RNA sequence: GCCUGAGUAGCUCAGUUGGUAGAGCGCAUCUUUUGUAAAGAUGAAGUCGCGAGUCCGAAUCCCGCCUCAGGCU
Numbered sequence: 001g002c003c004u005g006a007g008u009a010g011c012u013c014a015g016u017u018g019g020u021a022g023a024g025c026g027c028a029u030c031u032u033u034u035g036u037a038a039a040g041a042u043g044a045a046g047u048c049g050c051g052a053g054u055c056c057g058a059a060u061c062c063c064g065c066c067u068c069a070g071g072c073u
Base pairs, nucleotide, nucleotide: 001072002071003070004069005068006067007066010025011024012023013022019056027043028042029041030040031039049065050064051063053061
């Protein structure tokens, strides 16, 4: 330098014919308990890596860039 894959909540990951962003774990509060744990209820937490484009509408499609992993030279 070229090719492929990945980037979504604090962490691990879903999310396909473009149509309101989700789960598990974790976190906070409450209930229960003498107390803790467990269990249950409620809640917070996202500019979907960055920018631009197409579209009525983009995590999703097109283009450029960045980071990580692998491969080729």

About this RNA: Transfer RNA from a Candidatus Shapirobacteria bacterium, 73 nucleotides, folded computationally. It matches the Rfam family "tRNA". It is annotated as a transfer RNA.